This is a predicted structure of a 1474-nucleotide RNA (small-subunit ribosomal RNA) from a metagenome.
[in-house]
């Protein structure tokens, strides 16, 4: 950086997928070592045990251990000091920090800049002052008394630095005046004066000090207050009553509706209030080129939170994690009466989970708490430990080794690869491992280390103790074979598997990583697939149906001015880490450490002033406006007119009419239709008529008036930007539809009949109501399309046309310049393409709508509007990898031209009916071996089934074999005889006897043994070769060049010809290959050569008699000539060629035949051979015997023979092709005949085999005959070992059917159709009536191309491409999924009424109780206090009503998906009704 994947290809659009990187990660298979990191992401569920905040005797009274002095004296005891471990308790400080979570929170929480002239601040610095005078309690301890326990109660007594009073007040506050020096405003500030106002203070000590009071300062932390900034949902549009402002007054440390009490009616909100959902924020992590997107673990800042609410006290700070106080849940204790409790602290444990560690060591190091200090504390941390969780590093050995071992695998059997790979030799010792030594981390002079006997150094021993993992069809680096058969299975997308699978399984071999590898989940990336960098909307998804217009947005020239944007310097800030760049430290990395750089930002000032903005003067090119002249189916409303259809009257006048592809319903003798008059009623306006004209669109069409709206040109007088688009919003909006009331001719949805038709709920017919029509009201929607939003301005022409002006001139049209409209081709440019192209789809600008992959869905729900149909807004689940466009090349059309064929047509002959051959299905059988199946299988394969052939079947045998080749042996003969036994094959025995020779052997057979043979066994869908068919159709293609992005195209289209893509013009093509066509062969005519076996009608010669002789002639067979549109004449483009002619045997290919392009149909053959895999191998081989292929209720198909008078009978006549030695067979002669005897003559132009129709005569006479022969009986005859299954011919005799064949159907254009025979291959014979050739007789007929088939070539359409034997759409049945609507139930947030009302601030009373102070008669009384009692608010409950959101549901409704259900056929071709 890109790849694959819609198509046959192709470019495009477009989604789905993969390659990377990345993680607090799971999970599968596998595991050697270290460093460094990191480790409860779910249930803010619950929790047992231990720990996590305590210190201070230098604040205090007590208790006082050891230990020491000293008396007593009973020698081990008292007493009195000293001393002070420790204990609980008073009091001080701490506990508000550290540590954990991330539930809540969408907020001044959070970030990042700023305020505070509205404030606080313990501990700690620093200045000033001060530290006096007293007093009274009260915990402990001591009694007493309740309790189980927690724990309270009484009484006596005591200390402070504990309280409390008094004094001073430097000084501090209040109050009141003067005064300095200044804010943006309330105001702030120095400095002083006056006041009967207010107000302190504690001590300890080792005497160095530490405390304490009071003011001010500072340092640091906290509060408050604002700008900016950062999720989604508009299917959340209105929200607010303490709400917003103001007075006072109250609270706070302080401003403030914070509170409250009065007053005013405000405040927020499309720049998104409100509501909902989601979520701690940030430095920073991942990812990316970057913009961005995604995240916020671990660290570090901030915030919140503490079992779930509510509240306070204390306190410098807290409404307080390990403090209280209440209510609520759980939970553990009880003696049942009350207690206790709160791991989101580190460790653990349970549960839920895919899923996340030890109930571990140390205060040794930083740190923090108290303390004068020693020092306690300290689960903050420093460290070990678990875990491959992540990064990092190192090993699992090195170098030599070829007979390229063994084994495995694979193989074309020769080899090839594992593979130097391994054994072996030669080292080496990282890492574990063993031994021995041994830190730094310790500051700060000693002492002090959990890590730790680690790290690291020496030093030993042995290759010994260490490799697996994923993939291997393409994308992707890597290919073999066996197994498996659409199965098991795989699969990230494409897609693999249905008997040769590089896609499944396994082996092997091979690639990639590598102590890992894979999978899965997620984020980004690729994906310019949300486009700011960076996209789009005629047709791919995509312009609102159109115009007006407020808000936003954008805006014309010239000036002055401001400096907000903007540009630029500077300042302050932008925490540390992190991320980069530079050094350095662990051996190296990782990791760590110090610098710098950056942090792209935010404030703040100083300058700049083009342009954008504001303000303010001016201008006129936009835009209006005026005047004048012009056009029009622009709107409205009224009134009018004719043509025409129908209806009603009347005439006239008779059987029909009307419809249709053809009918028929229906209308009509009750008089229709058709025709004349008169009337009546509603619609709708014919010709002009047009590619015009008007209008914002929808629309708008006889004619006249009346109102009216836009528009264009000229003219340039007047306004001075008044201007463009425009969310929301309003107006106008075809048809059809709904509401009221008229109206209805004509047409007409539903409806009815009639047809069609397998069905026809259609299409065609007759009828028809609603509707169309009018008036007012509603809807509000179209393919409302130019499928192209308004506006401006800018880019060549050409030619119509409709409006209006100018110019030049005319008798007049004309011409010419300018606008404005409406068309048409076209350049540049663009477009995927097809097209667009001054009426853009260029080429810019400005505004507004809209898209974002198919389907679900122009749906659901909600919300709006609507009388109602419905209409606008607009989703999820779930499901597919495509769905699309544009073009191409085929194919295919019940699309169009042109053309051609025995294709129809025109004609002669046939099949289809019958008998009989003869193939096929079928049935049958032991077997009826097998393949051919639409034309293109069925008289094929089979140019010969009685046995053979034979492949089938039944029996009987054999087993290296019926047949090859080789290699060992044994024999020597083999061949051939002969005898048993048998259907036969075969088996048993018997006899007989080799060659060469260098004596080693060899060649040859027979027989054993072993490698092999065999196999018509399957597969023609593995294959070669051959063949069929379109089609002997005229077509299929290359090369270079040109066009197109490209698949293609062009050549090969076009105009003309032709049998022909044949030839000729033209032409971006210009050659050329395969085809046609010529060469080739037969046949027609001549000529020449040559005459034996040929030949003789006329010449000679000759014979009894015959070509016998000899040369022509026929004929034979070789070489040649002949025709070539060459000559004439029309026509045709001076062409090609066509028509007609002369010659000429023969005339435009002369006529027959051989010759079949690239391909198509997996078309046919494995049973012709050939031949890959499979199978069989004492049998699917091989060998005999018999059957069988010929088997018969039936269908076909192909022939024959006939139905008869064109016949039938006899008589006579002409051919031509072949054949022949196992053979053709004359003559003669038997036999009615087949044929039998004979056997001349011939390998053949010599000799044999050879005609029938035809003509000639006779009969017959129309009939089942003198037609037709089927069939059966009898007698033969031929071949062959053998004619019973099962041969073919002869005679006699029998005489079936049948009397020209429905529907259909087939062949044929000349020496042909039809007729007539004849010859030959196979072959012993023969199923031949067949099949391949030949000769004889010898016809009609073609107007013509409209139809059937079938070809070709050009155009069209397409949704086909396995290519119309396509493709496809709906309903209904099954199945399985997710989803709507649904009586209803359950739950959850949550607003609003009320009731209740815990704790507790405040308020207020406080008849009860109180040591300090004050008075005082000493009783007392006051003074502050207190229990307590009420009161507001008040947390949880209750109750009743809503709003939401979510679960479930009996039924139910569309959806979607499922190889091979049903019914039709609706789209796709004119898809058969566009």
């Nucleotide at each position: 950086a890109g790849a694959g994947u819609u198509u046959g290809a192709u470019c495009c659009u477009g989604g789905c997928u993969c390659a990377g990187a990345a993680u607090g990660a799971a999970c599968g298979c596998u595991g050697g070592c270290g460093g460094c990191a990191u480790g409860g992401a779910u249930u803010a569920g619950g929790c047992a045990u231990g720990c996590a905040a305590g210190u201070c005797g230098a604040a205090c009274g007590g208790u006082g251990a050891a230990g020491u002095g000293g008396a007593g004296c009973u020698u081990g005891c008292u007493c009195c000091g000293c001393g002070g471990a420790u204990c609980a308790g008073u009091g001080g400080c701490g506990u508000a920090a550290g540590g954990g979570u991330g539930a809540g929170u969408a907020a001044c929480a959070c970030g990042u800049g700023a305020g505070c002239a509205a404030c606080u601040u313990g501990c700690c610095c620093c200045c000033a002052a001060g530290u006096u005078c007293g007093g009274g309690a009260u915990a402990g301890c001591c009694u007493c008394g309740g309790g189980a326990a927690a724990c309270c109660g009484u009484g006596a007594u005591u200390a402070a630095u504990a309280c409390c009073g008094g004094a001073u007040g430097c000084g501090g506050u209040g109050c009141u005046c003067c005064u300095u020096c200044u804010g943006c405003a309330u105001g702030g500030u120095u400095g002083g004066a006056g006041u009967u106002a207010c107000c302190a203070a504690a001590g300890a000590u080792u005497c160095a000090u530490c405390g304490c009071u009071u003011g001010g300062g500072g340092a640091u932390g906290g509060g408050c207050u604002c700008g900016c900034g950062a999720c989604c949902u508009a299917u959340u549009a209105g929200c607010u009553u303490g709400u917003u402002g103001g007075u006072g007054a109250g609270g706070u440390a302080a401003c403030g509706g914070c509170u409250c009490a009065c007053c005013a009616a405000g405040g927020c909100u499309g720049u998104g209030a409100c509501a909902g959902g989601u979520a701690g924020c940030u430095g920073g992590u991942c990812u990316g080129a970057g913009a961005g997107g995604a995240u916020g673990g671990u660290c570090a800042g901030c915030c919140a939170c503490a079992c779930u609410u509510g509240g306070a006290c204390u306190g410098a700070g807290a409404c307080a994690c390990u403090g209280c106080c209440c209510a609520g849940a759980c939970u553990c204790c009880u003696g049942c009466g009350g207690g206790a409790g709160g791991c989101u602290g580190c460790a653990g444990u349970c549960g839920a989970g895919a899923a996340u560690c030890a109930u571990c060591c140390g205060c040794a190091a930083u740190g923090g708490g108290c303390g004068a200090a020693a020092g306690c504390c300290u689960g903050a941390c420093g460290g070990u430990g678990c875990a491959a969780u992540g990064c990092c590093g190192c090993g699992u050995g090195a170098g030599g080794g070829a007979u390229g071992a063994c084994g495995g695998c694979c193989u074309u059997c020769g080899g090839g690869u594992u593979g130097u790979a391994a054994a072996c030799c030669u080292c080496u010792g990282u890492c574990a491992c063993c031994c021995g030594g041994g830190a730094c981390g310790a500051a700060g002079a000693a002492g002090u280390g959990a890590c730790g006997g680690u790290a690291c150094c020496g030093g030993g021993a042995g290759a010994g103790g260490a490799a697996g993992c994923c993939a291997c069809g393409g994308c992707u680096a890597a290919c073999u074979a066996c197994g498996u058969g659409c199965c098991a299975g795989c699969a990230g997308c494409c897609g693999c598997g249905g008997u040769a699978a590089g896609a499944c399984g396994u082996a092997g071999g091979u690639g990639g990583c590598g102590a890992g590898c894979g999978u899965u989940a997620u984020u980004c990336g690729g994906a310019u697939u949300u486009a700011c960098u960076g996209g789009g909307c005629g047709u791919a998804a995509a312009g609102g149906g159109u115009c007006c217009g407020c808000a936003g947005g954008g805006g014309g020239c010239u000036u002055g001015u401001c400096u907000a944007g903007u540009c630029u310097g500077a300042u302050g800030u932008g925490a540390a880490a992190u991320c980069c760049c530079a050094a350095g430290g662990c051996u190296c990395a990782a990791c760590u450490u110090u610098g710098g750089a950056a942090c792209u930002g935010c404030a703040u000032u100083g300058g700049a002033u083009a342009c954008u903005g504001g303000c303010g003067a001016g201008c006129u090119a936009g835009a209006g406006u005026c005047u004048g002249c012009a056009a029009g189916g622009g709107g409205u409303a009224a009134c009018c007119g004719g043509a025409a259809u129908u209806c009603c009257a009347g005439g006239u006048g008779u059987a029909g009419c009307g419809g249709u592809g053809g009918a028929a319903u229906g209308c009509g003798u009750a008089g229709a239709u058709a025709u004349c008059u008169g009337g009546a009623a509603g619609a709708a306006c014919a010709c002009c008529g047009a590619u015009g004209g008007c209008g914002a669109a929808g629309g708008c069409g006889g004619g006249u008036u009346a109102c009216u709206g836009g528009u264009g040109c000229a003219g340039u007088a007047c306004u001075g930007a008044c201007c463009c688009u425009c969310a929301u919003g309003g107006a106008c909006g075809a048809a059809a539809g709904c509401g009221u009331g008229g109206g209805u001719a004509g047409c007409g949805a539903a409806c009815a009949g009639g047809a069609u038709u397998a069905g026809a709920u259609a299409c065609c017919c007759u009828g028809g109501u609603a509707g169309u029509c009018c008036a007012c009201g509603c809807u509000g929607u179209a393919a409302a399309c130019g499928u192209u939003g308004u506006g401006c301005a800018c880019u060549a022409g050409a030619u119509g046309u409709g409006g209006g002006a100018g110019g030049u001139c005319u008798g007049a049209u004309c011409c010419c310049u300018c606008u404005c409209g409406u068309g048409u081709c076209c350049a540049a440019g663009c477009u995927a393409a097809c097209g667009c192209g001054u009426u853009a789809a260029g080429u810019g600008c400005a505004c507004c709508g809209c898209c974002u992959g198919g389907g679900g869905a122009c749906u659901a729900c909600g919300g709006u509007c609507g009388c109602a149909a419905g209409a606008c807004u607009a989703a999820a689940a779930c499901u597919c990898a495509a769905a699309g466009g544009a073009a191409u090349u085929g194919a295919c059309g019940g699309g169009g031209g042109c053309c051609c064929g025995c294709a129809c047509a025109a004609g002669c002959g046939g099949u289809g009916g019958a008998g009989c051959a003869u193939g096929u299905g079928g049935c049958u059988c032991a077997a009826u071996u097998c393949g051919a199946g639409g034309c293109a299988a069925c008289g094929c394969g089979a140019a010969g089934a009685a046995c053979c052939u034979u492949a089938c079947c039944u029996g009987g045998g054999u087993u290296u074999g019926a047949c090859a080749u080789g290699u060992a042996c044994c024999g020597g003969a083999c061949c051939g005889c002969c005898g048993g036994u048998g259907a036969a094959a075969g088996c048993c025995g018997g006899u007989u006897u080799c060659c060469c020779u260098u004596c080693g052997g060899g060649g040859c057979c027979u027989g054993u043994a072993c490698a092999c043979a065999g196999a018509u066994g399957c597969u023609g869908c593995a294959u070669g070769g051959c063949u069929g068919u379109c089609g002997u159709c005229a077509g299929c293609u290359c090369g270079u060049g040109u066009c197109g992005u490209g698949a293609g195209a062009u050549g090969u289209u076009c105009g003309g010809u032709u049998a022909a893509g044949u030839c000729c013009g033209g032409c971006a093509a210009c050659g050329a290959g395969c085809g046609c066509a010529a060469c080739c062969c037969g046949u027609g005519u001549c000529a020449c050569u040559a005459g034996u076996u040929g030949c003789c009608a006329g010449c000679a010669c000759g014979u009894u008699a015959u070509g016998g002789u000899g040369g022509a002639c026929u004929c034979u067979a070789g070489u040649g000539a002949g025709a070539c549109u060459g000559c004439c004449c029309g026509u045709g483009u001076c062409a090609a060629g066509c028509g007609g002619g002369a010659g000429g045997a023969a005339g435009g290919c002369g006529c027959g035949g051989a010759u079949g392009a690239c391909g198509u149909c997996a078309a046919g053959u494995c049973a012709g051979u050939a031949u890959g895999g499979c199978u069989c191998u004492u049998a699917c081989g091989u060998c005999c015997a018999g059957g069988g292929c010929u088997g018969c209720a039936c269908a076909c198909g192909u022939g024959c023979u006939a139905c008869a008078a064109u016949g039938u009978c006899a008589g006579u006549a002409c051919a031509a092709u072949g054949a022949g030695a196992c053979g053709c067979g004359a003559a003669a002669u038997c036999g009615c005949g087949a044929g039998g005897u004979g056997g001349a003559g011939c390998a053949a132009a010599u000799c044999u085999c050879c005609a029938a129709a035809a003509c000639u005569g006779g009969c017959c006479c129309c009939a089942g005959u003198u037609c037709g022969g089927a069939u059966c009986g009898g007698a033969g005859u031929c071949u062959g070992c053998a004619a019973c299954u099962c041969g073919a011919c002869u005679c006699c005799g029998u005489g079936a059917a049948g009397u020209c064949g429905g529907a259909a159907u087939c062949g044929c254009u000349a020496g042909u159709a039809a007729a007539g025979g004849u010859g030959c291959a196979u072959c012993a014979g023969c199923a031949a009536c067949g099949g391949c050739a030949c000769c004889u007789u010898g016809a009609a007929u073609a107007c013509g191309u409209u139809c059937c088939c079938g070809g070709g070539c050009c155009u069209u359409g397409u949704a086909c491409a396995c290519a119309c034997c396509g493709c496809c759409c709906g309903u209904c049945a099954c199945a399985u999924c997710a989803u709507g609507g649904a009586a209803g139930c359950u739950g959850g947030c949550u607003g609003c009424a009320c009731c209740c009302g815990a704790a507790g601030u405040c308020c207020a009373c406080g008849a009860c109780c109180u040591a300090a102070c004050c008075c005082c008669u000493c009783g007392g009384g006051g003074a502050a206090g207190g229990a307590g009692u009420g009161g507001c608010c008040g947390a949880a409950g209750g109750u009743g009503u809503g709003u939401c959101c979510a679960g479930u549901a009996a039924c139910u409704g569309g959806g979607a998906u499922g190889a091979a259900g049903u019914c039709g056929u609706a789209a796709c071709a004119a898809g058969g009704u566009a």
Its mean pLDDT, the model's own confidence on a scale to 100, is 84.
Rfam family: Bacterial small subunit ribosomal RNA.